A computed fold for a 1390-nucleotide RNA from an uncultured bacterium, annotated as small-subunit ribosomal RNA.
[in-house]
RNA sequence: AGAGUUUGAUCCUGGCUCAGGACGAACGCUGGCGGCGUGCUUAACACAUGCAAGUCGAACGAGAAUCUGUGGAUUGAGGAUUCGUCCAAAUGAAGCAGAGGACAGUGGCGGACGGGUGAGUAACGCGUGAGGAACCUGCCUUUCAGAGGGGGACAACAGUUGGAAACGACUGCUAAUACCGCAUGAUGCGUAUUGGUCGCAUGGCCGAUACGCCAAAGAUUUAUCGCUGAAAGAUGGCCUCGCGUCUGAUUAGCUAGUUGGUGAGGUAACGGCCCACCAAGGCGACGAUCAGUAGCCGGACUGAGAGGUUGAACGGCCACAUUGGGACUGAGAUACGGCCCAGACUCCUACGGGAGGCAGCAGUGGGGAAUAUUGGGCAAUGGGCGCAAGCCUGACCCAGCAACGCCGCGUGAAGGAAGAAGGCUUUCGGGUUGUAAACUUCUUUUGUCAGGGACGAGUAGAAGACGGUACCUGACGAAUAAGCCACGGCUAACUACGUGCCAGCAGCCGCGGUAAUACGUAGGUGGCAAGCGUUGUCCGGAUUUACUGGGUGUAAAGGGCGUGUAGCCGGGUCGGCAAGUCAGAUGUGAAAUCUAUGAGCUUAACUCAUAAACUGCACUUGAAAACUGUUUUUCUUGAGUGUCGGAGAGGUAGAUGGAAUUCCUAGUGUAGCGGUGAAAUGCGUAGAUAUUAGGAGGAACACCAGUGGCGAAGGCGAUCUACUGGACGAUAACUGACGCUGAGGCGCGAAAGCGUGGGGAGCAAACAGGAUUAGAUACCCUGGUAGUCCACGCUGUAAACGAUGAAUACUAGGUGUGGGGGGACUGACCCCUUCCGUGCCGCAGUUAACACAAUAAGUAUUCCACCUGGGGAGUACGGCCGCAAGGUUGAAACUCAAAGGAAUUGACGGGGGCCCGCACAAGCAGUGGAUUAUGUGGUUUAAUUCGAUGCUACGCGAGGAACCUUACCCGGGCUUGAAAGUUAGCGACGGAGGUGGAAACAUCUCUUCCCUUCGGGGCGCGAAACUAGGUGCUGCAUGGUUGUCGUCAGCUCGUGUCGUGAGAUGUUGGGUUAAGUCCCGCAACGAGCGCAACCCUUGUCUUUAGUAGCCAGCAUUUAAGAUGGGCACUCUAGAGAGACUGCCAGGGAUAACCUGGAGGAAGGUGGGGAUGACGUCAAAUCAUCAUGCCCCUUAUGAUUUGGGCUACACACGUAAUACAAUGGCGUAUAACAAAGGGAAGCAAAACCGCGAGGUAGAGCAAAUCCCCAAAAUACGUCUCAGUUCGGAUUGCAGGCUGCAACUCGCCUGUAUGAAGUCGGAAUUGCUAGUAAUCGCGGAUCAGCAUGCCGCGGUGAAUACGUUCCCGGGCCUUGCACACACCGCCCGUCA
Repeated sequence: AGAGUUUGAUCCUGGCUCAGGACGAACGCUGGCGGCGUGCUUAACACAUGCAAGUCGAACGAGAAUCUGUGGAUUGAGGAUUCGUCCAAAUGAAGCAGAGGACAGUGGCGGACGGGUGAGUAACGCGUGAGGAACCUGCCUUUCAGAGGGGGACAACAGUUGGAAACGACUGCUAAUACCGCAUGAUGCGUAUUGGUCGCAUGGCCGAUACGCCAAAGAUUUAUCGCUGAAAGAUGGCCUCGCGUCUGAUUAGCUAGUUGGUGAGGUAACGGCCCACCAAGGCGACGAUCAGUAGCCGGACUGAGAGGUUGAACGGCCACAUUGGGACUGAGAUACGGCCCAGACUCCUACGGGAGGCAGCAGUGGGGAAUAUUGGGCAAUGGGCGCAAGCCUGACCCAGCAACGCCGCGUGAAGGAAGAAGGCUUUCGGGUUGUAAACUUCUUUUGUCAGGGACGAGUAGAAGACGGUACCUGACGAAUAAGCCACGGCUAACUACGUGCCAGCAGCCGCGGUAAUACGUAGGUGGCAAGCGUUGUCCGGAUUUACUGGGUGUAAAGGGCGUGUAGCCGGGUCGGCAAGUCAGAUGUGAAAUCUAUGAGCUUAACUCAUAAACUGCACUUGAAAACUGUUUUUCUUGAGUGUCGGAGAGGUAGAUGGAAUUCCUAGUGUAGCGGUGAAAUGCGUAGAUAUUAGGAGGAACACCAGUGGCGAAGGCGAUCUACUGGACGAUAACUGACGCUGAGGCGCGAAAGCGUGGGGAGCAAACAGGAUUAGAUACCCUGGUAGUCCACGCUGUAAACGAUGAAUACUAGGUGUGGGGGGACUGACCCCUUCCGUGCCGCAGUUAACACAAUAAGUAUUCCACCUGGGGAGUACGGCCGCAAGGUUGAAACUCAAAGGAAUUGACGGGGGCCCGCACAAGCAGUGGAUUAUGUGGUUUAAUUCGAUGCUACGCGAGGAACCUUACCCGGGCUUGAAAGUUAGCGACGGAGGUGGAAACAUCUCUUCCCUUCGGGGCGCGAAACUAGGUGCUGCAUGGUUGUCGUCAGCUCGUGUCGUGAGAUGUUGGGUUAAGUCCCGCAACGAGCGCAACCCUUGUCUUUAGUAGCCAGCAUUUAAGAUGGGCACUCUAGAGAGACUGCCAGGGAUAACCUGGAGGAAGGUGGGGAUGACGUCAAAUCAUCAUGCCCCUUAUGAUUUGGGCUACACACGUAAUACAAUGGCGUAUAACAAAGGGAAGCAAAACCGCGAGGUAGAGCAAAUCCCCAAAAUACGUCUCAGUUCGGAUUGCAGGCUGCAACUCGCCUGUAUGAAGUCGGAAUUGCUAGUAAUCGCGGAUCAGCAUGCCGCGGUGAAUACGUUCCCGGGCCUUGCACACACCGCCCGUCA
C1' cells in the first nucleotide's frame, strides 16, 4: 500500500466481498511447563447454609462458674470422761472484701466507610471551568477560656401476668461520661444607636456603647485520657452558574405553582422550596414538548491523522439495594446486612398472628452459546473500637479451577547416503518423502528423586497464610511433551485415486453433467504453533456522509417559476473600541494509562522511578491593531431615482373584420357520393355529392413568419382603442452601499380533470358500426358524447428540459441575426466602434467520455436546493392540503451482486447509400402429374448391419450385396485362438480317394518338397511361452482428411501517429476494376496470407523428328498407302513464336482506366482446368487409416451353413422412358467422330442360329491387331387415334456368367399391351460451341448401370435493366443483442 467482482473487450460511476488489528468472548479439533493478569456481557430472576460490623469494664449498675483473703455455721476422726459432757486435728456453710469475666442491659464511638450492581436517569447526572458577599463539617491540628453546686428518672433486676411464637403489659428497686434545672460566662448570638473602610449589586469587614440569651463529666494504676464554650486550619460535603453531552419533526407548539412580584413560613443555606395575595407571564425552528435508547468520565480498541466505536477489569463521580412511599436518629442517611406503612413473593403458625430480603464472599436453582472454591490467613496493606494488650475485618493478602488473554521456555543437538525399508507417484528410466529415520557421539532446559532453603518483618522484642514455595546443589535418563488450518484466483502452498450437476464445497467470483490442482480420501507442500481454525461484534481498508476529503448536462442528484422574512455573505477612505483573532504570563487539566529514558524480577509480559505529554478550560496583561466585527466621518464605481428616446405575439378589458368548415332556405341538376392498400359501414331517387344565391352560429386567426421578438416561468401571433408591467439605449441632475442569496411564508403556474352557469361550428377520449387479423377490447374507415370555448372558483402537477439554481468578477478569436447609440461619409447603403439580447464555429482549460467553451460544464467567491447500490417504492402507515381525482411529506421487512453512464469492435435491422452474382428480369429446357429404376423416411421383421439428415443427407460412403463382400439374424462347432511377430524342432505337414455331416470339421487309406553362392532361404506342420483380437462406446477427448460460406475479396502484421483505454489510422475518401485491381489524395510508411501471374489443356504459326501415322508429285500393283519412294500436307510430340491496352482516335484529372477502331488465328483475364486466405458451423468421419480413455475376453473375438441388407399400406428426393408427326416404322446396310480399353485379355475373317449367342481362332502387350457398328442424317409410309404413340406388367421358349441365378442377375425371341394425351400450389438448371438433343468409351466387374466419370456430333433463344426475392462485399446509422434476432425480453397461467 491494495485486490476480486457488472463487459466480447474498455474507461467511469457504484455497491458487494477479501487481506489487518482488537475482544470479559463462545464453538470444533488438539493440549507439556511457568510467570503476570482476567473470569454471569443473559434473569436489577429466586435464593438453602455459613461467614461479610463491631468495639469499649479506663463511663455504669447487676453479675454465673471459678479462685484468693476474711469469716466461722455444721459435722466431727482421735483423746479424755463424772457418760451429762469436755478438749480437739480436720471439714469448711452463710456473710464480707477482692480477682475473674460469659450472656444480656444502660451509655459512648462506629454501623453514612469499606464491599456490590448499573435497574433508573438525556439530568447541573457527568466532564470541564468558575462562584457561594447564601452554607455545614464528628474524629484530627493550633490557640484562648472554663469545668461551681444540685435534682428527678428509666432499663437491667425482682414479682405478677398475656401470647403457640415473635414479642409484650403492669407493679416495685437502682447507677452513670444517660437526662434536667440553677450559677458563671465572651471575642459568641439577637436588637438598637454609631465611627471607619472595602466591594460589580444585594452588601461585606473592623470597631464602640446599651440591653437580652446560652455550657460542662468524669475515669484512673496519678501518668494521662476524656468534657464545655469560642476562634482558625485541614478534610469532607451542600448549593448556583458558563460551556459540552445520543436518535427521531411520520413529535410543533408546551406551561396554572406555570413566569415574576410583595409578605409570611421553612432550610445549614439561596430559591415557588411551601403558602396567601397581585400581575400575565415563561420556554420554543439556535428544536421546546413528546417518544425511543443510555449510567457519565479518566480511559480502551482502531485509524497516517481527523475521526469512528466503546465505557469489562483499575481509578473518579452518580444512582440503586425485593417494588413503591415515609420519616426518625445523627456531624453526616432520607441509611444494602436500621425503623414504619403499602404491594408481590417465600417461610413458620396453635389460624389469633409472626419472620425474611446475597446487585457483600463462597455456594444453589433457573436463564443462557457462555463465566470459577460453600478454600487458607489477618503474616503484610488498610479500616472500626479501645490508653493499651487486643478484638473484629469474605476489604485485603494468598491458594484452588479455566490455554480466557498476554509473555517466556521446551518437545533435543552435532555427525550420518546403501540416498535403506515402507508410503505416494511414474513417461517404468526414475522422482519424492529425505539427513528425515536407523546408527554414532553429546547435552539435561523440562521432568522424577534426594539435600539445602529465602526476601516479603523498615520494629526494642514477638509474629509468615502463601510454603518446605521460589531459588541453589547433586543423581538419573532422549528420557515425560505437536497439533491445527489451508493448497482454483484474491492468497504462500499440487499430484493421484474415488465420485459424475450426485454426494458435496463456497468469504466474493464460482466449482461438480467420466480425464475435478475447487467435492471426499491419500501422499506431498505452505502457514501458524500449545495452540489452530470457525462464529459473533467494533474500527480499518471505505475519499462509500468527503472538516481534513465527494458530488448534482447524460451515471443517484438543480426546487416548475418568482417575490421576500429570519439567517449567512457583502464596495472605497479616515478615525475610535478591542468581541473574534494573535502573543506572553498564571491557575487548572487527580492518580493510573500512552510516549521517552532508566531500574527490578535469569528475559519478556509485569512492576517501579523520572521526564514529557494530556492538543482543553478559565483568569489576567496588551507593550498588536493588519483582517473580521462594531461605531463615527466621508466617497461613487455596486444599487436605485430623475430627464430624453425608440423596439416588442408582455398583461387585462372592450370593439371590429375577412377567409374556411358545418347547418338552414331557395334555384340548377342527376345517380351516385364518400372512403381505403383494397373495401365496407355511412349519405343519396323522400333528389345527395357538385354548383349558385341568401342566412345562422361557434371556434381559430393563412400570407407576413425568421434557431426573429417579448415575458420570471407556464406561455404569448387578425385589426383598433383604453388601462398597465418590465427590459434597453443616451445623459450624469439626485440618494449614498440602500446590495447578493434566501430555510419557512406568500403569489404565479401547460394540458388533462372537478364545481356552478352559459355556449357548442369544427375536432374528438368513452361508445357504436365497418374493415384488418389466428384473435384485434388497436393502428385504418364511418359516426359520435364528455371535453375543447366563455365567466367565476378549485386542482398544483408535466421529458414544467438547456434533463445545466441564482448573483458577481476574470479568461484567444471568427461569423450571422434583433434593438439602441457614436464616428466617418454627399448619402437612407457600405465601413469603423460601443451597449443589451439571441445563434453557430472554435483556442486554452475542464470532462469518464460524449461534449462545454465569454449565454461555460473554464478560473474564483457567496447563498440556497438536492444525492449516497438495484428492486421493493415515490409504495404502505401517519400528518397536512383537496369536493373528488389525487397532491405533498415519505419508510421498513424481504431480495439481488449487480443496476447504471459514455465510448469501442462485431453481429443484427420488415434503416440508408454504393456494388456484384443465372439472384431477379428476358428466354430455352425441365422437375412437381404417369410407369419404371435408385436412394431415404416410415412401417414390418429373427435380421431387414452401420453411417450421412436445411442450404452443405437422400443414383451419398457403395467405382457395381446371388455365395464371398457382410459389419446383421437363426443354428453348428473353436478358445493362446482366423490373421501377424519372436524363439527352438520337424520335412513334405502338400496331393489323390473314401466315410459321417448342411458346411466348418472329425476320421481312414495311398503317395511324398523347392531353390542355393552350401552360410542359408522359401513353403508348410505341430508344441510351449510372450503375445492376440473387437466394423464395441465416445467425431462433444483427438490427429489426418473433407464439406460449406466461397474463387467471395477479403484477413492481418511491423514501425509511426491519435486516443486515459478498449481501439482507431493504414484497409477510409474521389475514380476504376472480375479483384484490398490500379491511380490520385490522405499521419501514415511499408510488409505478409489471399487476387492476378507462373502450371496443364485448347485455339494460330514456325522449327525439329517421320514409324506402326500421312500420300501432293513420280513409279509398281491394283481390292486396299498394299509396295518403291517421299516427309510437302494431315497427324503425332518436343522446342519456340504469338497478345502487351503494344498502336490510333475520343472520353477521363496530362492518372488509373473506359469506349471505338486498325492489324491479327486470337483483344482487353481469348476459352476451360488445377489452385480455396484469416476464419465460421463443438459441421462430417473412432466403419478408410491412426489414436487417448472406457468396455468385452469359452466372447462384443474367430469360423461355418442358411437367411437378411432386395420386405411394402404409404411419403419424399434424384433419374430413365414417354405421352408423339421437329414423331414412329421401314429402306438405303449411304457418309463423317473423338476419347478410351485389351493377356486368367480384346478378339477379326469364316460357318451355325430369327436373335441373345455358339463353333472357331488370324492378329495384337498395340499411332501396326481387336473392341469399332457411331447416332442424329436422306428417302418412303403412317395422318392425330390411347394410335404402326407408349412400353410397364405377365405367359411361353431360349442364351450367357458362375460351385450355385428359388429368395435375388443380365440378355434374346414370341405373345400380352398398363398408366400416360405435356402435368395444381410450388420449384430447378443454363449466357455460347453454352442450353437442348444424339450417340460412343471407361472404372468397378465372373456376371449385373436408366448411376458415375469422360468423349465427340448437330447446335439455339434471350439479357430492357437492378424496383423487387435470395446470397454476398464496402461505407454509414440505430441498438437494452455479444450463445450475437433461431438474440434479448414483457405479461398471464401451471